Context: one part of a larger RNA
RNA sequence: UUGGGCGUAAAGAGUGCGUAGGCGGUAUAUUAAGUCGGUGGUGAAAUACUGAGGCUAAACCUCAGUCUGCCUCCGAAACUGGUAUACUAGAGUACGGUAGAGGUAAGUGGAAUUCCAUGUGUAGCGGUAAAAUGCGUAGAUAUAUGGAGGAACACCAGAGGCGAAGGCGGCUUACUAGGCCGGCACUGACGCUAAUGCACGAAAGCGUGGGUAGCAAACAGGAUUAGAUACCCUGGUAGUCCAUGCAGUAAACGAUGAGAACUAAGUGUCGGGGUUUCUCGGUGCUGAAGUUAACACAUUAAGUUCUCCGCCUGGGGAGUACGGCCGCAAGGUUAAAACUC
Repeated sequence: UUGGGCGUAAAGAGUGCGUAGGCGGUAUAUUAAGUCGGUGGUGAAAUACUGAGGCUAAACCUCAGUCUGCCUCCGAAACUGGUAUACUAGAGUACGGUAGAGGUAAGUGGAAUUCCAUGUGUAGCGGUAAAAUGCGUAGAUAUAUGGAGGAACACCAGAGGCGAAGGCGGCUUACUAGGCCGGCACUGACGCUAAUGCACGAAAGCGUGGGUAGCAAACAGGAUUAGAUACCCUGGUAGUCCAUGCAGUAAACGAUGAGAACUAAGUGUCGGGGUUUCUCGGUGCUGAAGUUAACACAUUAAGUUCUCCGCCUGGGGAGUACGGCCGCAAGGUUAAAACUC
């Protein structure tokens, strides 16, 4: 390079924005770079390939074709490209509506846990399979009132909604992003994808400064056990929370890249528009054709096609070593080979 693949066998980058590049709607005119036809030149000979012929055959030798290419000139104009003009079905803007835990900041509410103070009250409480450690006559547990403080938001709540993904849930306010629907006013291909790049990115972790109610790695004690560096119990520090900076990974999963077109039905649900059947957008289930190794997928495709990107090539060694880049570190990223089966 040709070819085959990526839901579960190896393989879709965690997600988006976007540069180069690749690809790109309708009509007319024009151009002639690609494309197609022809002319001329060149493509040395030998070799090679194909077809003939000559040595009795073969090797060998001879002849013909080929040498698929490049350049020049002439022509064609359907397609691709260029240029010009125009269009509105793609894309976008404006207008009128609309649903939502979308985001950021500030404020605020009640329930509960814990702690503190005081009252009542007395011998237990707590915990477990059973216990013990632990707490309690210095008055606990229970109960009542008041107070402090932090974190999370019961019911509503739904296989429901929103977001590119991570994710988002008390209430109010401010600022702010996107979607969907309607009519069809405007722009007029402005589009799709996207190497490098940039941004976002759960939890844990790290730096600095706060905060710390509950929970709880580590740690300590009590049990269990042959042992028990565990599972169970009593405690308990980082952490979990806030601000700010770093880190950049997850079974970051739909294990399914993005966009476009087409291809039976049935039944839920959410948001619009019409109100009778209907229609647009999302989200589920069942299922035809088709696909699939099977499982299953099936208008939200894993079906039928097109465009672009990413990735795979036997198991182990190994997502490791070395080097580079990034990081405070932890480590991340890029990424082999020997050897072995």

Small-subunit ribosomal RNA, central domain, 341 nucleotides, folded computationally. The RNAcentral record of the full RNA draws on ENA, Greengenes and SILVA.